A computed fold for a 74-nucleotide RNA from a Clostridiales bacterium, annotated as transfer RNA. Lineage of the source: Bacteria > Bacillati > Bacillota > Clostridia > Eubacteriales. Rfam family: tRNA.
RNA sequence: GUACCUUUAGCUCAGCUGGAUAGAGCAACUGCCUUCUAAGCAGUAGGUCGCGGGUUCGAAUCCCCCAAGGUACG
Numbered sequence: 001g002u003a004c005c006u007u008u009a010g011c012u013c014a015g016c017u018g019g020a021u022a023g024a025g026c027a028a029c030u031g032c033c034u035u036c037u038a039a040g041c042a043g044u045a046g047g048u049c050g051c052g053g054g055u056u057c058g059a060a061u062c063c064c065c066c067a068a069g070g071u072a073c074g
Stems, first nucleotide, its partner, number of pairs: 001073007010026004019057001028044005050066001052064003
């Protein structure tokens, strides 16, 4: 340099045949339980879906540019 893959909550990820309110586990916080802690149970909060633009009635999802990481080739 070229091709491909990945980027979604603090972390690991699902959701990618476009459809209405964006989810799970762990972590955090609150409550219950417990002599206390851990474990367990219940709940709460946390996201402009990497940036910017386009298509569409409608975009995490499709297209383009850019950025970061990875793999292969040179």